[in-house]
Context: one part of a larger RNA
RNA sequence: CUGGGCAUAAAGCGCACGUAGGCGGAUAGAGAAGUUGAGAAUGAAAGCCCCCGGCUUAACCGGGGAAUUGUUCUCAAAACCAUCUUUCUUGAGUAUGGGAGGGGUAACUGGAAUUCCUGAUGGAGCGGUGAAAUGCGUAGAGAUCAGGAGGAACGCCGGAGGCGAAAGCGAGUUACUGGCCCAUUACUGACGCUAAGGUGCGAAAGCUAGGGGAGCAAACAGGAUUAGAUACCCUGGUAGUCCUAGCUGUAAACGAUGGGUACUAGGAUGGGGUGCGUCUCGCAUCCUGUUCGAAGCUAAUGUAUUAAGUACCCCGCCUGGGGAGUAUGGUCGCAAGGCUAAAACUC
Numbered sequence: 001c002u003g004g005g006c007a008u009a010a011a012g013c014g015c016a017c018g019u020a021g022g023c024g025g026a027u028a029g030a031g032a033a034g035u036u037g038a039g040a041a042u043g044a045a046a047g048c049c050c051c052c053g054g055c056u057u058a059a060c061c062g063g064g065g066a067a068u069u070g071u072u073c074u075c076a077a078a079a080c081c082a083u084c085u086u087u088c089u090u091g092a093g094u095a096u097g098g099g100a101g102g103g104g105u106a107a108c109u110g111g112a113a114u115u116c117c118u119g120a121u122g123g124a125g126c127g128g129u130g131a132a133a134u135g136c137g138u139a140g141a142g143a144u145c146a147g148g149a150g151g152a153a154c155g156c157c158g159g160a161g162g163c164g165a166a167a168g169c170g171a172g173u174u175a176c177u178g179g180c181c182c183a184u185u186a187c188u189g190a191c192g193c194u195a196a197g198g199u200g201c202g203a204a205a206g207c208u209a210g211g212g213g214a215g216c217a218a219a220c221a222g223g224a225u226u227a228g229a230u231a232c233c234c235u236g237g238u239a240g241u242c243c244u245a246g247c248u249g250u251a252a253a254c255g256a257u258g259g260g261u262a263c264u265a266g267g268a269u270g271g272g273g274u275g276c277g278u279c280u281c282g283c284a285u286c287c288u289g290u291u292c293g294a295a296g297c298u299a300a301u302g303u304a305u306u307a308a309g310u311a312c313c314c315c316g317c318c319u320g321g322g323g324a325g326u327a328u329g330g331u332c333g334c335a336a337g338g339c340u341a342a343a344a345c346u347c
Base pairs, nucleotide, nucleotide: 004318005317006316007301008300012315014201015200016199017198021194022193023192025088026087028085029084030083034080035077036076037075038074039073040072041071042070049065050064051063052062053061054060091191092188093187094186095184096183097182098181099180103177104176105175106174107173108172109171110154115149116148117147118146119145120144121143125136126135162169163168206247207246208245209244210243211242215241216240220236221235222234223233258314259313260312261311262310263309266292267291268290269289270288271287272286273285274284275283276282277281296303297302320347321346322345329340330339331338332337
């Protein structure tokens, strides 16, 4: 180097865009770089291998052959690969006409509820628990009614339903804006796939600055429980949770399943289109979600047209457990820390 793997045993980067590189549809032709064939030259000798011979044999030695898988040149072939030229439409994209959607950003608006404040009624408890207590209340609480303030989240619809690359997205209206699907098959004519580096996005928590602060609530305080109780339960409660600008870059970032293309039984059911029909429905077809299941695959569980089946292309990753995702170095970060990443030793 080849060979084995990555749902659960070690192993798919959290996700995307994209550079180099790798790989790449159909047709006709050109030359002939790769490729293939033939010939020539060279590929030192010794050695290895085969045959023959010389020392009584062997080791050893002599002769001959083969091999030297390579390199260069000449001639030839033209399937494949590369290059150049021509053409094509099925891959890819564009256009036109429709469609669904919590996709994104910003502004404005709304109702329910909690809390607080003011006023009214009222008069002794409230709250909380397994039971209590801390706590609140005659300076009038809790309860009920009216008015006001402020912040956060958007019940029902709501669905194994939708959208998004992932993270994620759910009150309403408006503005701006991305992607997807279907139909026509009009246009371009391989413009494609993947993607080392790189760049961007990236829950929660955390950090910086400035706002905001209703509810909830790390830390903290008190009350209980207990042998103890730095907890579980209760009463409070600050960061934080919210907004703006920036940083951080991690998660069981999960389908624990990288992306692309083609092919390989069916059944049931939901969402979005289109066509046809006997038109509250049925059939056909495209896209998309869920479920059962044949063959196959799998150690089994399971998976099964959304593959973990059959193949090809490209990338990432794995190689016994611990030490250790640690030390050290480098790099990024305000910090917390992130990324990269060993060894001794030990079983």